[in-house]
C1' cells in the first nucleotide's frame, strides 16, 4: 500500500415469501388451511451526504436571482465520485495529502509587534559637512531590530557609505524552439527585476442545477342521495367561432412562444363504507460469477454460465450438540513460555433490509493473500 473473510457444521421447534399437491371461505376485488420442497440481511444493510433509474406535478426557450463545482486528460447512466498524469508541500523511502480557476477588472483588510504593511517610508547604524562637541543639514537601505509577511537571493566589484550601481549563479518576467492530447516540462535568448499577501473577504470567470417522492404512483371492490354555487371581459355573429385583454401553466421572478380556461373540473352543505381495505409497483437489475479481448488503470466489449429476501404492529429466531476463536485458571518438559493438555466463562467485532443502483463518509473483535519501501 492493494485485495479478500466477517465463526462452521449438524439437530429440533417457529417465523416471513415461493414451487407442487389436496381442502377450504366470499357477491366481488381476493382470500384462508394442511402436507412437501427449496430460499430467506451487510461490507457496511447505518449517516440520508452527493448523483441517476422510476412516478407524479399542464411543454419549451431565453434572462435575472440563488445554490453547488474549481489544475488536466479520461471513465460513466450521471456524480462534488473514481483512474491516470501534472504541479505544490511532507517524507531517507516505499508512498501520503478534506492542498489546486483569477491578486494585472474593482472594492475591503493584513491583530500585536515595527520607522514602515504597500504611490511608500527611515527607529537605530553607516558616511561626509558642519560644530558651542549636546547635536544640526544631507547621503544610503547594505547591516541591526519588529514580525505570519518588509519591495528578489548569495558572493565578488564598486564606493566618502551605500545600492541590479555592475557581473557569475540561482529565481521572476517575456519571446521563441523542442517534447506532450493537454495541465506541464526542458533548453536558448532578452530584461536589472516591473506585480507583497488574503478570494475557507466581497466580487470576476467557467461549467452544472425544475419540483416533490414508492405513504411517488396505478387498479380494482363495497356503500350512498343529493342541493347550491363558479368556470373572467370586450366586439362580432343564429351558431361553431374569430380577434383584442384578463387568469393559470416546473414551486423565487421575468419575458417570449405553444397549450388550457364545460372537466363525469372546483368549492360548499348534506348523506354513506367492513375500507388506515385488497392488488399492482416489488424485485432481473446501469445483476452476480467464470473465461476471453481492448485500456497503464477506473472502466469497457464478447460468450459461457446463475437466479440470490421482498416483509408492511414490519420475517429472517429460539433452545442443544461438537468444532473453532478469545478471556482466565490448572498441569507438563531442568527452568519460563509464544508450545502441549485440561477444565471455566464467552456465544464471540460493528451492527441488521423497506422501490432500485453508483459513490462518500462514519462504526468494526480477530484474521488471510499479494507487492513494495527502510
Nucleotide at each position: 500500500c492493494g485485495g479478500g473473510c466477517a465463526u462452521a457444521u449438524c439437530g429440533u421447534c417457529g417465523c416471513u415469501g415461493c414451487g407442487u399437491g389436496g381442502c377450504u371461505g366470499g357477491a366481488a376485488u381476493c382470500g384462508g388451511c394442511c402436507a412437501u420442497g427449496g430460499a430467506g440481511a451487510g461490507g457496511a444493510a447505518a449517516g440520508u451526504c452527493c448523483g441517476g433509474g422510476c412516478u407524479c406535478c399542464u411543454u419549451g426557450a431565453g434572462g435575472a436571482a440563488g445554490g453547488a463545482u474549481g489544475a488536466u486528460c479520461g471513465c460513466u447512466a450521471a456524480c462534488g465520485g473514481c483512474g491516470a498524469c501534472c504541479g505544490a508541500a511532507g517524507g531517507u523511502g516505499a508512498c501520503u495529502u478534506c492542498c489546486g480557476g483569477g491578486a494585472a477588472a474593482g472594492u475591503g483588510c493584513c491583530a500585536c509587534a515595527g520607522a514602515a504593511a504597500a504611490c511608500a517610508a527611515a527607529c537605530c547604524a553607516c558616511c561626509g559637512u558642519g560644530u558651542u562637541c549636546g547635536c544640526a543639514c544631507g547621503g544610503c537601505a547594505a547591516g541591526g531590530g519588529u514580525g505570519a509577511a518588509a519591495c528578489g537571493g548569495c558572493g565578488g566589484g564598486g564606493u566618502a557609505a551605500g545600492a541590479g550601481c555592475c557581473c557569475a549563479c540561482c529565481g521572476g518576467u517575456c519571446g521563441c524552439g523542442c517534447g506532450g492530447u493537454g495541465a506541464c516540462g526542458c533548453a536558448c535568448g532578452a530584461c536589472g527585476c516591473a506585480u507583497g499577501g488574503u478570494a475557507a473577504a466581497c466580487c470576476c470567470c467557467a461549467u452544472c442545477c425544475g419540483g416533490a417522492g414508492c405513504a411517488a404512483g396505478a387498479u380494482c371492490g363495497a356503500a350512498c342521495a343529493a342541493a347550491a354555487g363558479g368556470c373572467g371581459c370586450u366586439a362580432c355573429g343564429c351558431a361553431a367561432g374569430u380577434a383584442g385583454c384578463c387568469g393559470g401553466u416546473a414551486c423565487u421572478c421575468c419575458u417570449c412562444a405553444g397549450c388550457c380556461g364545460c372537466g363525469u373540473c372546483c368549492u360548499u352543505u348534506g348523506g354513506g363504507u367492513a375500507a388506515u381495505g385488497a392488488u399492482c409497483g416489488c424485485u432481473c437489475g446501469a445483476g452476480g460469477u467464470g473465461c476471453a479481448g481492448a485500456g497503464c488503470a477506473a472502466u469497457u466489449u464478447g460468450c459461457a454460465u446463475c437466479c440470490u429476501a421482498g416483509a408492511u404492529g414490519a420475517a429472517u429466531g429460539a433452545c442443544g450438540a461438537u468444532a473453532c476463536c478469545g478471556a482466565c485458571g490448572u498441569g507438563c518438559c531442568c527452568c519460563c513460555a509464544c508450545g502441549c493438555u485440561c477444565g471455566u466463562c464467552g456465544c464471540g467485532a460493528c451492527a441488521a433490509a423497506a422501490c432500485c443502483c453508483g459513490g462518500c463518509u462514519u462504526a468494526c473483535c480477530g484474521c488471510c493473500c499479494a507487492a513494495c519501501u527502510u

Bacterial RNase P class A from a pig gut metagenome, 374 nucleotides, folded computationally. It matches the Rfam family "Bacterial RNase P class A". About the family: Ribonuclease P (RNase P) is a ubiquitous endoribonuclease, found in archaea, bacteria and eukarya as well as chloroplasts and mitochondria. By type it is a ribozyme. The model forms 98% of the base pairs in the Rfam consensus. The RNAcentral record of the sequence draws on MGnify.